[in-house]
This is a predicted structure of a 507-nucleotide part of an RNA (small-subunit ribosomal RNA, 5' domain) from an uncultured bacterium. The RNAcentral record of the full RNA draws on ENA and SILVA.
Context: one part of a larger RNA
RNA sequence: GGACGAACGCUGGCGGCGUGCUUAACACAUGCAAGUCGAACGGGGUACCAGGGUAGCAAUACCUGAAGUACCUAGUGGCGAACGGGUGCGUAACACGUGAGCAACCUACCCCAGAGCUUGGAAUAACACCGGGAAACCGGUGCUAAUACCGAAUACUCUCAUUCGGCCGCAUGACUGAAUGAGGAAAGAUUUAUCACUCCGGGACGGGCUCGCGGCCUAUCAGCUUGUUGGUGAGGUAACGGCUCACCAAGGCUACGACGGGUAGCUGGUCUGAGAGGACGAUCAGCCACACUGGGACUGAGACACGGCCCAGACUCCUACGGGAGGCAGCAGUGGGGAAUAUUGCGCAAUGGGCGAAAGCCUGACGCAGCAACGCCGCGUGGAGGAUGAAGGCUUUCGGGUUGUAAACUCCUUUCAGCAGGGACGAAAAUGACGGUACCUGCAGAAGAAGCCCCGGCUAACUACGUGCCAGCAGCCGCGGUGAGACGUAGGGGGCAAGCGUUGUCC
Numbered sequence: 001g002g003a004c005g006a007a008c009g010c011u012g013g014c015g016g017c018g019u020g021c022u023u024a025a026c027a028c029a030u031g032c033a034a035g036u037c038g039a040a041c042g043g044g045g046u047a048c049c050a051g052g053g054u055a056g057c058a059a060u061a062c063c064u065g066a067a068g069u070a071c072c073u074a075g076u077g078g079c080g081a082a083c084g085g086g087u088g089c090g091u092a093a094c095a096c097g098u099g100a101g102c103a104a105c106c107u108a109c110c111c112c113a114g115a116g117c118u119u120g121g122a123a124u125a126a127c128a129c130c131g132g133g134a135a136a137c138c139g140g141u142g143c144u145a146a147u148a149c150c151g152a153a154u155a156c157u158c159u160c161a162u163u164c165g166g167c168c169g170c171a172u173g174a175c176u177g178a179a180u181g182a183g184g185a186a187a188g189a190u191u192u193a194u195c196a197c198u199c200c201g202g203g204a205c206g207g208g209c210u211c212g213c214g215g216c217c218u219a220u221c222a223g224c225u226u227g228u229u230g231g232u233g234a235g236g237u238a239a240c241g242g243c244u245c246a247c248c249a250a251g252g253c254u255a256c257g258a259c260g261g262g263u264a265g266c267u268g269g270u271c272u273g274a275g276a277g278g279a280c281g282a283u284c285a286g287c288c289a290c291a292c293u294g295g296g297a298c299u300g301a302g303a304c305a306c307g308g309c310c311c312a313g314a315c316u317c318c319u320a321c322g323g324g325a326g327g328c329a330g331c332a333g334u335g336g337g338g339a340a341u342a343u344u345g346c347g348c349a350a351u352g353g354g355c356g357a358a359a360g361c362c363u364g365a366c367g368c369a370g371c372a373a374c375g376c377c378g379c380g381u382g383g384a385g386g387a388u389g390a391a392g393g394c395u396u397u398c399g400g401g402u403u404g405u406a407a408a409c410u411c412c413u414u415u416c417a418g419c420a421g422g423g424a425c426g427a428a429a430a431u432g433a434c435g436g437u438a439c440c441u442g443c444a445g446a447a448g449a450a451g452c453c454c455c456g457g458c459u460a461a462c463u464a465c466g467u468g469c470c471a472g473c474a475g476c477c478g479c480g481g482u483g484a485g486a487c488g489u490a491g492g493g494g495g496c497a498a499g500c501g502u503u504g505u506c507c
Stems, first nucleotide, its partner, number of pairs: 001507004006503005013379006019372002021337001026335003030332003035079003040076002043073006051064005086290003096214007105207002110203003114199003118152004127142006158183009168173001188195003216262003223253003228250008265287004269280004292313005315326004343369001345368003351365001352363004382412004392403004416448001418443005426434001451496005456477003462491005472479002
């Protein structure tokens, strides 16, 4: 000098764009943050309605109400909930980055191609009744539906086994043809055109696994290791593999730093620097890890699952003491910690996501608004003229000098802010939270808008008074003990400016 997610002191007009718990991965009141589909299914409810009944002379009123229509929906069922959002605890590791490999793998929804969608069955929730419990909730009996569940049939290039060929590869081996045997599917709905369903092949997207190389400190850590290292066989997995197990062998790593300890999410990048390098890893983007702490599996295409389940633990809450409920490192918000970090806001209008045939519903993702000079950028606080160089202040050698064209005064302008009128783009036909916002026009009046630090040298800017090694200053050198350009105040000056200084950290 530059930089900052900054803080502190003094000061503070406006706008645009960004940014905003770096500390306690501390504890959390309250609300919201993941639902959707009635065009999968049986019920239930509401409204309308043919008809029937009662009252009435009638009009009409009331009650009931098959089938149907419209709407709503607790439950069964489907898809989603593994995305999106948060945090950085752990992790020195194939976690990350980069480059390869998988002849050792999976992939719901989507796309392309082919084939199919036949025929039966048994349940169960809802519901009804009974019962238990303070509650959370649970049990029994009986009934019922399906795109829920289970058989049978059929089936290809699908799978497995055996046999015989072809061809290719760095190897295990891959691909491919034929034969025989065994095995494996399905679901309908609304309507007249779709959407679903099953099998198989390919693609795409996403993931899994393996390897080369790369990136912290410490030797005051020198030896480490028994599933350890390898083999055979088996199990397990989507898949290779000590991944697991039985048996066998005795190996494997290490001064090119094993093992141990400390610290730490990694990267694109950011800051600095001429570069080389050094430091960092907020916001944004990619990957990873975690979800009160520890462990576990279930479901599923996908989880060992933030707003799912089970167990244990700590903590909080309810309780009729028998037993239950909970998890903000989602968005707001509260307490606490701290030098320090915001609203319990508006909207699904846009973009994107989930479900749905669609209408649509949900979406604290997101879009906006609010707060904060926290940062960057832009603008303003007026312009021109104006000497009797006014008054006042300060100073003085008392002549003057200086503040100073500065003010007054004259003429002018109106950015921004203010008031009034109009008023968007963002939206495709409809639909705008932002928002009567941006912007445009008009009006009035210099009107509402300047501070902070410094002035001994480094370093740009000097005098007076006060103080008297006191009070104080200070980044370093050093000032202050009676004429202090260094302390305090004033005048003047210098620098930067809606900021200016200080502190901290990095280069």
Source information
Its Rfam family is "Bacterial small subunit ribosomal RNA".